[in-house]
RNA sequence: UUCCCGAAAAGGCAAACCCGCCGAAAGGCGGGGGCGCAAAGCCACGGGCCUAAAGUUAGUAGGCAGUUGGCAGUAUAUAGUAGGCAGUUUUGAAGCCGAUAUCCCGGCAAUGAGACUGCCAACUGCUAACUGAUAACUACCUACUGAUCACGGUCGCCGGGCUGCCGAA
Repeated sequence: UUCCCGAAAAGGCAAACCCGCCGAAAGGCGGGGGCGCAAAGCCACGGGCCUAAAGUUAGUAGGCAGUUGGCAGUAUAUAGUAGGCAGUUUUGAAGCCGAUAUCCCGGCAAUGAGACUGCCAACUGCUAACUGAUAACUACCUACUGAUCACGGUCGCCGGGCUGCCGAA
């Protein structure tokens, strides 16, 4: 003289906790307060740790839209059932007339039965369509729960970088 170390001196910073503010949170800022710290000064460069708003994803619940399926109602064909009315037709029929007339013949006829056609309401069944509730599927929105995740945070977690007061043994 230089380097390492860090006694002393003068100081510095400020944990937990409390109050106020910011933040979704982790955390930060200010005041109080001191657990401690020789870089507990500064820097998110590497690692670690913390948080998870937003995002993504899974589930649950609710709302809304669409599609499909069956259920109920309306509607009500095609069809069936027995019923009523009218017409046509077939077949009977007490009684009456023709007529002197028991029978026969012809005609009228209260009125019965069958068939066909048309109309009417009812019941059964029932196509398309519409309405209502419901199930499944798909999409969207909202809320809650879980998972994941940093662009957030931590320099008083470690490493690294930069800067710095004093200088005994």
A computed fold for a 169-nucleotide RNA from Firmicutes bacterium HGW-Firmicutes-14, annotated as c-di-GMP-I riboswitch aptamer. Of the family's consensus pairs, 95% are formed in the model. It was read from a public genome assembly, where an Rfam model found it. The coordinates come from a structure-prediction model, not an experiment, and the mean pLDDT is 79. Rfam family: c-di-GMP-I riboswitch aptamer. From the family's description: GEMM was predicted in a large-scale screen for bacterial structured RNA regulatory elements. NCBI's taxonomy places the organism under Bacteria, Bacillati, Bacillota.